c-di-AMP riboswitch aptamer (ydaO/yuaA leader) from a soil metagenome, 131 nucleotides, folded computationally. The RNAcentral record of the sequence draws on MGnify. Its Rfam family is "c-di-AMP riboswitch aptamer (ydaO/yuaA leader)". Rfam describes the family as follows. This family represents a conserved RNA structure found upstream of the ydaO and yuaA genes in Bacillus subtilis and related genes in other bacteria. The ydaO/yuaA element is thought to act as a genetic 'off' switch for the ydaO and yuaA genes in its native state. It is believed that the element may be triggered during osmotic shock leading to activation of ydaO, a predicted amino acid transporter gene, and members of the yuaA-yubG operon which code for KtrA and KtrB K+ transporters. The family has 106 seed sequences and 7,607 matches in Rfam 15.1. Gene Ontology terms of the family: regulation of gene expression and cyclic-di-AMP binding. The model forms 92% of the base pairs in the Rfam consensus. Its mean pLDDT, the model's own confidence on a scale to 100, is 80.

[in-house]
C1' cells in the first nucleotide's frame, strides 16, 4: 500500500514515559446485529431427534470407514471472495462453502431496549456501460 470482516474515526480521566507515544477505563459520532406492537401472516397435524441467532459457509446424491451415529472421498445444483478512482454487468482463473453462541425461548413490527465495532491475510487477467 492492499484483502475478507460491521469491525473505523474523535473526545476525557487515570497509570507509565524526557518527548513523540502506549497501556486501561469511559464517553460521542458512523457502523453491524438481535428483542419488541397494531395490521398482516400463522393458530392443520407430527416432533424432545426441540427450537432460535450471527455468518456466504446450504441442499441433492454416489462411494469407502463403520455395530449405529459421526467422518473422509468425488458429482450435480445453489451462494460467496479476488488492486483500473469507485459502482454495474458480462467472461477467464483460482480459491471458500467454516466456526460460534441463546438455552425451553423469540413470525413481521413503530415508540422503545439490548448487544458489537473483532480477528486473520498477501493482492494485480480481459471485455462493455455509468459516474
Nucleotide at each position: 500500500c492492499g484483502c475478507u470482516g460491521a469491525a473505523u474515526c474523535c473526545c476525557c480521566g487515570c497509570u507509565c514515559g524526557a518527548u513523540a507515544g502506549a497501556g486501561c477505563g469511559g464517553g460521542g459520532a458512523g457502523u453491524g446485529g438481535g428483542g419488541g406492537a397494531a395490521c398482516c401472516a400463522a393458530u392443520u397435524c407430527c416432533c424432545u431427534u426441540g427450537g432460535g441467532g450471527c455468518g456466504a459457509g446450504u441442499c441433492g446424491u454416489g462411494a469407502c470407514c463403520g455395530a449405529u451415529u459421526u467422518g473422509u472421498u468425488g458429482c450435480g445444483a445453489g451462494g460467496c471472495g479476488c488492486a483500473g478512482c469507485u459502482c454495474u454487468u458480462u467472461u477467464a482463473g483460482c480459491g471458500c462453502c467454516a466456526g460460534c453462541c441463546c438455552g425451553a425461548c423469540a413470525g413481521c413490527u413503530a415508540a422503545c431496549c439490548c448487544c458489537g465495532u473483532a480477528a486473520g491475510c498477501g493482492u494485480c487477467g480481459a471485455a462493455a456501460g455509468a459516474g